Source information: Predicted 3D model of a 74-nucleotide RNA (transfer RNA) from Actinokineospora globicatena. It matches the Rfam family "tRNA". Rfam classes the family as a transfer RNA.
RNA sequence: GCUCCCAUAGCUCAGUGGAGAGAGUGCCGCGCUACGAACGCGGAGGUCCCAGGUUCAAGUCCUGGUGGGAGCAC
Numbered sequence: 001g002c003u004c005c006c007a008u009a010g011c012u013c014a015g016u017g018g019a020g021a022g023a024g025u026g027c028c029g030c031g032c033u034a035c036g037a038a039c040g041c042g043g044a045g046g047u048c049c050c051a052g053g054u055u056c057a058a059g060u061c062c063u064g065g066u067g068g069g070a071g072c073a074c
Base pairs, nucleotide, nucleotide: 001072002071003070004069005068006067007066010025011024012023013022018056027043028042029041030040031039049065050064051063052062053061
C1' cells in the first nucleotide's frame, strides 16, 4: 500500500428494513438465611463508533471517516 472482517448496556455478545432495542454476566434493592454464599423476584444502566445518503420507515442497506483485528505485498 491492497483486500477482508468487526464496532449495540461496565464486560461478553444476539438482533437477516417495520412490535416499546435484547440476553448472559456484573451493579443496586427485596425475599430467603443466625450472617453470608447460592437461589428467587424486581430495578437502574444505551448518542447502536462518527458524518452523510437511500427509504414512508435504518442498529440493519449504501458512501466517506475513525478505531480494532486478520491476510497479502514491500